[in-house]
Context: one part of a larger RNA
Formats: sequence, C1' cells, structure tokens
RNA sequence: GGAUGAACGCUAGCGGGACGCCUAACACAUGCAAGUCGAACGGGACUUUGUUUGUAGCAAUACAGAUAAAGUUUAGUGGCAAACGAGCGAGUAACACGUACCUAAUCUGCCCAGAAGAUGGGGACAACUAUAGAGAUAUAGCUAAUCCCCAAUACUAUCUAGAAAAUGAAAAUAUCUAGAUCAAAGAUUUAUCGCUUUUGGAGGAGGGUGCGUCCUAUCAUGGUAGUUGGUGAGGUAAUGGCUCACCAAGCCUUUGACGGGUAGCCGGUCUAAGAUGAUGUCCGGCCGCGAUGGAACUGAGAUACGGUCCAUACUCCUACGGGAGGCAGCAGUGGGGAAUCUUGCACAAUGGACGAAAGUCUGAUGCAGCGAUCCCGCGUGAAGGAUGAAGCCCUAUGGGGUGUAAACUUCUUUUUUGGUUGAAGAAGAAUGACGGUAAACCAAGAAUAAGAGACGGCUAACUACGUGCCAGCAGCCGCGGUAAUACGUAGGUCUCGAGCGUUAUCC
Repeated sequence: GGAUGAACGCUAGCGGGACGCCUAACACAUGCAAGUCGAACGGGACUUUGUUUGUAGCAAUACAGAUAAAGUUUAGUGGCAAACGAGCGAGUAACACGUACCUAAUCUGCCCAGAAGAUGGGGACAACUAUAGAGAUAUAGCUAAUCCCCAAUACUAUCUAGAAAAUGAAAAUAUCUAGAUCAAAGAUUUAUCGCUUUUGGAGGAGGGUGCGUCCUAUCAUGGUAGUUGGUGAGGUAAUGGCUCACCAAGCCUUUGACGGGUAGCCGGUCUAAGAUGAUGUCCGGCCGCGAUGGAACUGAGAUACGGUCCAUACUCCUACGGGAGGCAGCAGUGGGGAAUCUUGCACAAUGGACGAAAGUCUGAUGCAGCGAUCCCGCGUGAAGGAUGAAGCCCUAUGGGGUGUAAACUUCUUUUUUGGUUGAAGAAGAAUGACGGUAAACCAAGAAUAAGAGACGGCUAACUACGUGCCAGCAGCCGCGGUAAUACGUAGGUCUCGAGCGUUAUCC
C1' cells in the first nucleotide's frame, strides 16, 4: 500500500447494488415451513329437484319417512410426493474432495422411443356399528377399491442344459436349440389418463483404481488377529474379510507406518511484477450432520431434519395409571459475545409436489423492512464581488494572516418540499406482492445537508499561550526538568471527505 462476513470512537444528506451470529452443533415460548388427488374406493354431512307413503287440512300447503337423480364438501382406505427443496460445518487427514480412468462386478420411480398384453376366481382391514372404559384404546361384527392373494396365458425376461463362432488379456456378453418359471386395474365428460412384461435412451446413483491434498519423530528394536492371503458358504443391485467356518502366517513402515494435534474439500477469493503465500464468508459442485448414541421398516431411492423403534440427558402435561417434545427450516426469544436484522407482503414472476384439468400447497423463490457493513453514484450551490469590512490570531506596532472567504448583486434547482400523471416486468384472454414504487411534468425557494484525523523525522502541513521529567504523548526513533513546531488550548495549515481515524487478521 491493498484486503475484510469485521468491531470500537467521533460524525452523518440521498439513491442503487451486494452482504449481515465468524462466539454456545447452547437452550428454545408462539406462528408458519409438505402436501395433493372425489376422474382409484366405500361411507358421512349439507343443498336442490323429482316420485311415493303417513299425519293435519275441504284444498293449496306444512311436517315426518322412504326412494331416485344432480351438485358441494371430506374424517378414513388407496395412489403419488414427502430421499427434492431449505439449514448447518459438529465430525472427517478419508478414495472425503479434486482430477483422469474402469465397472466383463451394478441399480434406476417419474420422463422419452419401440414390442407384446390386460382372461378367470377369491380374501382381508379401516371407516362404520355395538360393548367396556375418564380417556387413550381394547374386544366383537359388517363392507368397497387402482388394497391383498390364487389360477390361466406370455417374451428378446429369469433359470438350467447343449451347440458352434466373434470381440477381447479374460466370456458370465451376443447368436441358436430344448426344458422349466414369473404378469396385469381400472377411471371417465369417450377425447384420453392409467395397469402388466420387456428392449433401448436420457438423467441419476452405487462400487473400484492411478495421481494430488496441513503440522508433529520430545510419536519408531514400531503398528496390526478379521489383522494379510487362500478354500468354501452366507449376504448385497453388485465386487470384496463385507460376515462366518477352516487353512496358511502373513500385511504396513524413515518414499514416515502407528500415534497426537488441527481441519469439511473444491470452483474460487485476497495479495504479489511474478514465483509463491494466505484463505474457503456470499454464489455454484461434492461430502457429512439433524438434542446425544444405536437400529431397522417402507420405498426406485433413506438407514430418513419437520417418519418409526430402543437407550441417555433435558423440558413439559397428568385424573399419578401414563403420556408429549426436538428451530444446524423462516421469523422470533433467552444466553454467550467486541459483534451480526422483521414474530413483514405475495404466490404476480421463476422453480417444485400432486391433479385429466380448474386448482391447492410452497418462510424455495420474488419482494419489502432494519444496519454507512462494503462497493458505486450524486449533493451540500454557480458567476461576479475590496490594496481587502467586522471578529479572531500573529506582530519588529509599520503591518501581516484568515480572504473572494463573508456581506452584497445576478443566476440555477441536482437534491428537498407540495401537487398532477403513472409504468415495464404478463409469454397468453384473465392474473402485479413489489407499488401509487420507478419515471415524467408543474410550482416554491439557496433554500434541507460537513466532518474526521494530522502538522519533530519517517510523512503533506507552524506559530502563540499554558504547563515545567508534572500533566501528558508515542507505530519506531523518541518528546516534557522555564522561551516545547512532539504535552494541553487557540489561530493557521495539510490530507481524505459522508465519511474519517483506531484496533484485529492476511499478503
């Protein structure tokens, strides 16, 4: 000198953009953050219309019941989503990450393209009803389906056996033959949307390998028993000590094993002429985590932040028998700290889930609020105006400085205030949170707007008074003991300027 997710002191007019718990992965009141589909299903409630029965009435009609149709709604069954999106960086020195490869050892819901199919039969459990109970719930009974099961049929699917050949390091791949095995579900406004098997694709995921990735030897006669390898079996979508039985005694290590400390990694960011050094906040990719520890279930996908089970600590409710909870989601609270925001608006846009659609949901997102935290832009007036007012300061008492500065004259209106109009963002008829915002026009009036630090040298900028090794200053050298350009005050000056200084950290 540059930089910062900064803080502190003094000061402060406006706008735009970005950023905003670096500390306690500390504890959390309250609200919201994941639902959706009635065009899968039975039931309930409500509304309208029609038919019919009964009662009252002479009748119109009213009330009650049964039944049919249409519509609205939805607790439950069922489907899809909830594994995304959002947060945090505790752990992790590791194939975690980066990069380059491999998978002849693999999986893949929704989506796209192709081939074939959807036949017959049965069953249960909710809801509901009854009983018990304070309740949670338990027991018994009824019932629907795109819920569950059985049978039929079927392949380029799966398995077994065989054939001959291609690629290749290697056949388990591809081709042919024979046998065995495995499937389905309907809805509807008749347009479609779904269902089953299978081939390929796209995107995604799992696994393996080479190289690279901090400090420490005051961690080395070191470390390791599922340890290293083999055979067999189990397990997995899949290879493998991944697990197990048996067998062998191996394997790693001064090219730093093992141990200890620290740390999420990267694209990037800062600095530097570069080499390199430092760093990983925002945004993007990957990984890990969800009070702490462990486990599986469902599923295409989780060992699942707003699912389940167990244990632990903590908090809350209780009729004392027993239950409930997890903000490292968005706001917000307490605490910690030098220190970090609103319990806001909207689904209008973009994106996501569900749905045939209308649409519903969405603290993702779009916006607004707060903060000079940073960057950028603008303003606080312009021109003229004296051998030069006053005040203040200095003085050799002659004068000099502040200083064209002010006053004064003539202008201007960015900004400010008041008024009028008022968007784009919506592709596509409708639909705009932002927002009466941005912007435009009119009017008024210099009006509403300057400070901070420094002035001995480094380092741009000097005098007077006060103080007298005192009070104090200080980044280094060093100033101060009676004329201090170094302390304090004043005038003047210098440098930056809505900022200026100080502190901390990096180059």

Small-subunit ribosomal RNA, 5' domain from an uncultured candidate division SR1 bacterium, 507 nucleotides, folded computationally. Its Rfam family is "Bacterial small subunit ribosomal RNA". Its family is annotated with structural constituent of ribosome and ribosome in the Gene Ontology. The RNAcentral record of the full RNA draws on ENA and SILVA. Its mean pLDDT, the model's own confidence on a scale to 100, is 84.